[in-house]
RNA sequence: UUGAAAGGCCGCUAGGGUUCCGAUCCAUAUUGCAUGGGUGUCUGGUCCGAGAGCAGCCGGCCUUCUACGGGAAGGUUACACGGCGGGAUAAAAGCCCGGGAGAU
Repeated sequence: UUGAAAGGCCGCUAGGGUUCCGAUCCAUAUUGCAUGGGUGUCUGGUCCGAGAGCAGCCGGCCUUCUACGGGAAGGUUACACGGCGGGAUAAAAGCCCGGGAGAU
């Protein structure tokens, strides 16, 4: 100086909202259950969820060993500031556009 698998998947978290559940408020009704409406400026469950968060698996690459059409072990898989705006879903977001624009 050049090149790249610097890849993919799964689980989770920070975070996110409000369809559903729950919570809470109001109204109606009631022995009680309940029904309708409001509140996410409700801790929550379901739900969404990271390129720049975590862990795991697969894959890639390197080395060594080996009984060698193959197999095993170890290592490595770095770094990463970032809008406005738009999009999906019920809705929002660190989701997607996007390791984009831009900055350095």